Large-subunit ribosomal RNA, domain I from Holdemanella porci, 543 nucleotides, folded computationally.

Context: one part of a larger RNA
RNA sequence: GGCGUACGGCGAAUGCCUGGCCACUCGAAACUGAAGAAGGACGCGCCAAACUGCGAAAAGCUCCGUGAAGCUGUAAGGAAGCGAAGAAGCGGAGGUGUCCGAAUGGGGGAACCCGGCAGCAGACAUGAGCUGUCAUCUGCAGGUGAAUACAUGGCCUGCAAGAGAGGUACCCGGCGAACUGAAACAUCUAAGUAGCCGGAGGAAAAGAAAACAACAGUGAUUCCCUGAGUAGCGGCGAGCGAAAGGGGAGAAGCCCAAACCGGUUGAAGGACCGGGGUUGAAGGACCAUGAGAUGGCAAGAACGAGGAUAGGAGAACGGGAUCGAAAGCCCGGCCGAAGAAGGUGAAAGCCCUGUAACCGAAAUCCGAGUAAAGCCUAAUGGGAUCCUGAGUACGGCGAGACACGAGAAAUCUUGUCGGAAGCAGGCGGGACCAUCCGCCAAGGCUAAAUAUAAACGAGUGAGCGAUAGUGAACCAGUACCGUGAGGGAAAGGUGAAAAGAACCGCGGGAGCGGAGUGAAAGAGAACCUGAAACCGUAUGCCU
Repeated sequence: GGCGUACGGCGAAUGCCUGGCCACUCGAAACUGAAGAAGGACGCGCCAAACUGCGAAAAGCUCCGUGAAGCUGUAAGGAAGCGAAGAAGCGGAGGUGUCCGAAUGGGGGAACCCGGCAGCAGACAUGAGCUGUCAUCUGCAGGUGAAUACAUGGCCUGCAAGAGAGGUACCCGGCGAACUGAAACAUCUAAGUAGCCGGAGGAAAAGAAAACAACAGUGAUUCCCUGAGUAGCGGCGAGCGAAAGGGGAGAAGCCCAAACCGGUUGAAGGACCGGGGUUGAAGGACCAUGAGAUGGCAAGAACGAGGAUAGGAGAACGGGAUCGAAAGCCCGGCCGAAGAAGGUGAAAGCCCUGUAACCGAAAUCCGAGUAAAGCCUAAUGGGAUCCUGAGUACGGCGAGACACGAGAAAUCUUGUCGGAAGCAGGCGGGACCAUCCGCCAAGGCUAAAUAUAAACGAGUGAGCGAUAGUGAACCAGUACCGUGAGGGAAAGGUGAAAAGAACCGCGGGAGCGGAGUGAAAGAGAACCUGAAACCGUAUGCCU
């Protein structure tokens, strides 16, 4: 020195555990904000660095309810207190709520700086201080009033719970890629996706036929199943991909413009207001006859079953042996509308918390339903006249959307040029024409069935178990890195209980040896288990 054996050190794997995480299901709920949000900065405690809570009224104040003997958060200490005159905890309602932030008196390098006006307090006076108020835009009302006579602009005032900003995803709209696929690539695809921007809501959008259909009929929209990977589209490549119809979910229909009548205003063309009227068997105006009942409602005071936000009550077990400890074992019982689960010194239906079934709210909210008020509501005949959405429909050119790539290309949208009819009218039925059929554009509103999952509740798992599962089980978007955008960790476990080792010895200490606790200290805080690499000590054999 090597190999082996024994015992250690270091080390952290492994096993077990779980306060964390992942996925899914169901329920309930779904907007917040100038009455200053979301999110922060800085403060607030007897001692207070951090987290949590709170806001100069600062781990809190008031009221109401619940609650029960304790309490002053994490947090174990000391001190001082609070509580049956009901604290703490929990729920509801209110008060307070610095500064920044849409941030809004002005400025600004967010959490800072500097003001005006009114009032207050104080001072000899000035400053500093306190309270309120002062951004912009929009709408409405009013005033003043340029070039320029009328006017218009501008300026000013008042009023407004108006707007501004935020929100995981979902929704609508505007703009809009590339990688990729086509085994290359250009049309095409990816994809109207990602991304950016604008806007809205608890949902959004769509929606009451100028629709489908096919000689039979249906009767707004939305969503699901089917039709169907069909019909089609397609360098007919890759690929894209309907609709009608059928079955379900859910169901709901309405209002304007115009004709005409009346009113206000104007010199007038006209403008405005009220009535009227709202459709395709055309309807309405208008004229005549006639009704004033019935039916409906999405708006709605009040009442309100029920529900949400604290809670209450809730059956049934003892003994023995072993053990540190019994819930495991042995013996004998009991309950069950409760044998879900968690905890308790090991493995508990009957020990604890619970579970089943049941009960409960002063206050706030939701709310089926009832429903006053309110709103809407006819019908018949006549057919002369009037009305029925215009730079619209439609056409040419250029694009886009439709499953449909210009195609035989209808339909929808429109940049540009042209440009109707108007009820004896117009549009559609996939070029176009005829016949036939369907429908009434160029105004608007509309619940439900549908989408989502941030937050809340209940649960489930051939999901993970600390190099896994979120990046984050732990004070993590932290430490740290970066000028910045941004990147981004590591780190869980004593024990049933701190009983966390009084006292003694050695040592400067760290630490160790005794003693003591404990079932165990080879569980001693560098703490469950404690593999290997690696490092030692001793020893057998070999060299």